[in-house]
RNA sequence: AUGAGGACAAGAGGAGAGACUACAGUACAUGUGGCGCCGAAGGAGCAAGUGAAAACGAAUCUCUCAGGCAAAAAGACUCUUGUAGGACG
Numbered sequence: 001a002u003g004a005g006g007a008c009a010a011g012a013g014g015a016g017a018g019a020c021u022a023c024a025g026u027a028c029a030u031g032u033g034g035c036g037c038c039g040a041a042g043g044a045g046c047a048a049g050u051g052a053a054a055a056c057g058a059a060u061c062u063c064u065c066a067g068g069c070a071a072a073a074a075g076a077c078u079c080u081u082g083u084a085g086g087a088c089g
Stems, first nucleotide, its partner, number of pairs: 007083007018035001020034005036069003042065001043063003049056002
């Protein structure tokens, strides 16, 4: 002197699936039922591999507990900026 990955913060982008139906309700909110769906909050499960065994073991895969199914909100992930830090030169 440069300032990686990751962390935190802000901003931007961001898919899918019934504005279904009964009652209450001003209501597309919400609650209690009924049937049908989605996967990208969260959660759970597993391959190869390691291991004597138990076990460990990833996801955008699988499940759909939870969440969601007009808009809004949320939203994995991506980008930009910044903060601390310091892999490295």
Molecule: Glycine riboswitch aptamer
Organism: Bacillus salinus